The RNA shown here (FMN riboswitch aptamer (RFN element)) has 138 nucleotides. The sequence was found by an Rfam model in a public genome assembly. The coordinates come from a structure-prediction model, not an experiment, and the mean pLDDT is 81. Of the family's consensus pairs, 100% are formed in the model.
[in-house]
RNA sequence: UUUUUGUUUCAGGGGUGGUGAAAUUCCACACCGGAGGUGAUCGGUAUCUGCGGAUAUCGUAAGUCCUCGACCGCCGAAAGGCGCUGAUCGGGUGAAAAUCCCGAACCGACGGUAAAGUCCGGAUGGAAGAAACGACGG
Numbered sequence: 001u002u003u004u005u006g007u008u009u010c011a012g013g014g015g016u017g018g019u020g021a022a023a024u025u026c027c028a029c030a031c032c033g034g035a036g037g038u039g040a041u042c043g044g045u046a047u048c049u050g051c052g053g054a055u056a057u058c059g060u061a062a063g064u065c066c067u068c069g070a071c072c073g074c075c076g077a078a079a080g081g082c083g084c085u086g087a088u089c090g091g092g093u094g095a096a097a098a099u100c101c102c103g104a105a106c107c108g109a110c111g112g113u114a115a116a117g118u119c120c121g122g123a124u125g126g127a128a129g130a131a132a133c134g135a136c137g138g
Stems, first nucleotide, its partner, number of pairs: 001138002004135007015029004030118002032108002034068004042059007063106002072083004088104005110121003
């Protein structure tokens, strides 16, 4: 350093007001965004330079693109398997935008309850995965 593997730790955010007998559920106005990837962002470093920049590398950059997790359904004694699984357009720049900039939208499991992304609950749970440390082999 790489492959395999073990242990440990970590691994979800967000509300006020109004109406009402009753709503953090309706209405108004707000607010929030799991993991990996991609990516023309931004920053650091190194090298080169014709001083414009270029190349390499590290970090960083998407709720609505790709993949996955969670929830839910079916099967199973279990491990697990199969299925289901939300939502973005317009303009700008440009060689190129699903990711940049501007604007306007849209989405959000199940159970409870005055109808819930934001409250309570399953859940002091599970988990995509991340990090640290270690082991075996090369």